[in-house]
RNA sequence: GCCCGGUUAGCUCAGUUGGUUAGAGCGCACGGUUCACAUCCGUGAGGUCCUGGGUUCGAGCCCCCGACCGGGCA
Numbered sequence: 001g002c003c004c005g006g007u008u009a010g011c012u013c014a015g016u017u018g019g020u021u022a023g024a025g026c027g028c029a030c031g032g033u034u035c036a037c038a039u040c041c042g043u044g045a046g047g048u049c050c051u052g053g054g055u056u057c058g059a060g061c062c063c064c065c066g067a068c069c070g071g072g073c074a
Base pairs, nucleotide, nucleotide: 001073002072003071004070005069006068007067010026011025012024013023019057028044029043030042031041032040050066052064053063054062
């Protein structure tokens, strides 16, 4: 330099053909249970969907520039 994959909650990751709710597990906070702790159960908080632009009535999803991570070729 070229090619491929990835970037979504604090962490690990889903997200279908573009459609009206942006989610799960773990973690965190609170409550229940316990003498107490753990476990377990319930509730809740937490998001500029990497940046910027484009297409569209509508973008996490499609297109383009850039950044970063991983792999391959040279």

Background: A computed fold for a 74-nucleotide RNA from a Chloroflexota bacterium, annotated as transfer RNA. NCBI's taxonomy places the organism under Bacteria, Bacillati, Chloroflexota. The RNAcentral record of the sequence draws on ENA. Its mean pLDDT, the model's own confidence on a scale to 100, is 82. Rfam family: tRNA. Rfam classes the family as a transfer RNA.